Predicted 3D model of a 72-nucleotide RNA (transfer RNA) from a Clostridiales bacterium. The coordinates come from a structure-prediction model, not an experiment, and the mean pLDDT is 82. Rfam family: tRNA. From the family's description: Transfer RNA (tRNA) molecules are approximately 80 nucleotides in length. Its family is annotated with triplet codon-amino acid adaptor activity in the Gene Ontology. Rfam classes the family as a transfer RNA.
[in-house]
RNA sequence: GGGCUGUUCGUCCAACUGGGAGGACAUUUGACUUGCAAUCAAAAAACGAGGGUUCGACUCCCUCACGGUCCA
Numbered sequence: 001g002g003g004c005u006g007u008u009c010g011u012c013c014a015a016c017u018g019g020g021a022g023g024a025c026a027u028u029u030g031a032c033u034u035g036c037a038a039u040c041a042a043a044a045a046a047c048g049a050g051g052g053u054u055c056g057a058c059u060c061c062c063u064c065a066c067g068g069u070c071c072a
Base pairs, nucleotide, nucleotide: 001071002070003069004068005067006066007065010025011024012023013022019055027043028042029041030040031039048064049063050062051061052060
C1' cells in the first nucleotide's frame, strides 16, 4: 500500500431478507430482614462520525476514524 471483516446501554452479547432496539451482569429504587447479604419486583441506560438511496436506515451504498486478519 491492497483485500476481507468488526464498531450496539457502564461491560459482554443478540436482533431485524429495511418498518416496535432486547438479554445477562453491573447501577438505582422498592419489597423481604433488627441490619447486611441473598432472593423477588420495577426503573434508567446504547446502534462510531458524516453523506447518499428510500415513504422509512442500526440494517443497503460511499467516505472518514479506530480495531482485527490476510497478502505484498